[in-house]
């Protein structure tokens, strides 16, 4: 130095095909059951999708650049 892949909640991730406005578990908080913990019921906070820009009415998804990680070649 180039090719390719992956980056989405605290943690593991779906969404990407077909552009339509972000979900699920775990985990956290409140409440209710029990004398208390476990557990088991209700609810709810937590995200501007690595970053920056474009394109479009509209971007997690299209183009572009650019960080970090991995893998391959030199």
């Nucleotide at each position: 130095g180039g090719g390719c892949c992956u980056g989405u909640a605290g943690c593991u991730u779906a969404g990407u095909u077909u552009g339509g406005u972000a979900g699920a578990g775990c985990g956290c908080c409140u409440c209710c059951a029990u004398g208390g913990c476990a557990u088991g019921g209700a609810g709810g906070a937590g995200g501007u999708c690595g970053u920056c820009g474009g394109u479009u009415c509209g971007a997690g998804u299209c183009c572009g650049a650019u960080c970090a990680g991995g893998u391959c070649c030199a």